[in-house]
RNA sequence: UAGAGGCGCAGACAACAUCAGUAGUUCAAGGUAACACCGCUCAAACGGUACCGGGUACGAAAGGGUUGUUUGCCGAAACCGCGGCGGGUUUGAGUCCGUCGAAGGUUGGGCGUCAAGAGAACAUCUUGCCGACUGUCGCUCUUUUUGGAGCGGAGUGCUA
Numbered sequence: 001u002a003g004a005g006g007c008g009c010a011g012a013c014a015a016c017a018u019c020a021g022u023a024g025u026u027c028a029a030g031g032u033a034a035c036a037c038c039g040c041u042c043a044a045a046c047g048g049u050a051c052c053g054g055g056u057a058c059g060a061a062a063g064g065g066u067u068g069u070u071u072g073c074c075g076a077a078a079c080c081g082c083g084g085c086g087g088g089u090u091u092g093a094g095u096c097c098g099u100c101g102a103a104g105g106u107u108g109g110g111c112g113u114c115a116a117g118a119g120a121a122c123a124u125c126u127u128g129c130c131g132a133c134u135g136u137c138g139c140u141c142u143u144u145u146u147g148g149a150g151c152g153g154a155g156u157g158c159u160a
Stems, first nucleotide, its partner, number of pairs: 001160003006074001008073009024058002030052003036049004040094006077107004082101007108134002111131002114128005136153007
């Protein structure tokens, strides 16, 4: 530099189902009065508002999922932590979301049971233990010398 592992990894677009008859809007009966309620949590401040209620009618979206097309690839990528920037009214603390950085750390790969967390969810995702499978290299044994069996390691590896 170029390649290999295979339900291989990640992105984009489109459609579909779910989210959900939920949030929200509208309003009946009824009730309440500011030392109240709302603005992610707490404290203070600021702003707004009559409020709660909810039979009736209307009625979403995002994230996540499936399928198809397509792009880039084989530390592909994912997770954890650290730092910077931005957002959720202002300040402080916390927390959530997004994005960037650095060979910082872990994981060869996909699958499955269980557990924990996230999630509307029994979908799905993340992490951990375990299990067999699979690829790769090392060692030992065997061989029908094409191969097979056993044990072990890790991708900063393996092959050319």
A computed fold for a 160-nucleotide RNA from a sheep gut metagenome, annotated as Lysine riboswitch aptamer. The RNAcentral record of the sequence draws on MGnify. Model confidence (mean pLDDT): 77 of 100. Rfam family: Lysine riboswitch aptamer. Its family is annotated with lysine biosynthetic process in the Gene Ontology.